[in-house]
RNA sequence: AUAUUCCUUCGGGGUCGGGUGAAAUUCCCAACCGACGGUGAUGAAGCAUAGCUUCUAAGUCCGUGACCCGCGCGGUUUUAUUAAGGUCUAUAACCAAGCGGUGGAUCUGGUGCAAAACCAGAACCGACAGUUAAAGUCUGGAUGGGAGAAGGAAUUU
Numbered sequence: 001a002u003a004u005u006c007c008u009u010c011g012g013g014g015u016c017g018g019g020u021g022a023a024a025u026u027c028c029c030a031a032c033c034g035a036c037g038g039u040g041a042u043g044a045a046g047c048a049u050a051g052c053u054u055c056u057a058a059g060u061c062c063g064u065g066a067c068c069c070g071c072g073c074g075g076u077u078u079u080a081u082u083a084a085g086g087u088c089u090a091u092a093a094c095c096a097a098g099c100g101g102u103g104g105a106u107c108u109g110g111u112g113c114a115a116a117a118c119c120a121g122a123a124c125c126g127a128c129a130g131u132u133a134a135a136g137u138c139u140g141g142a143u144g145g146g147a148g149a150a151g152g153a154a155u156u157u
Stems, first nucleotide, its partner, number of pairs: 001157001003155008017029003031137002033126002035064004043055005059124002068101004074095004079090002106122005128140003
């Protein structure tokens, strides 16, 4: 340094101000926000400078995750069977590794050999349940889950 397994920790932001109304952070005007990995014509720094290394760079490109649906390894409990206890089997409920499905959004101009990524401008998107009135931003499931990130241990090459 590589690979595998395990442990620990970390792992999402946002309605200013105004209008209508009995009632809206839900409608209207306006405001604000952008998870994780990859890619890369970003920018910066360093060095032994045809280059290399490090940090950094996409909400709308390629994927992932949360919610929801289906299947479901396995587990817990219930009931039946028994004289009683247990095992097997069956019954019903719940949990659930994993697999599959569902699941949103970008154009124009500039530069240039080349733009999905740079610069400028204008757009667009955002689970479910709840609510005195329809929610990306409030409340809730959630002190949950989680893509993944960092550190450590053992083993391997």
Molecule: FMN riboswitch aptamer (RFN element)
Organism: Oceanobacillus polygoni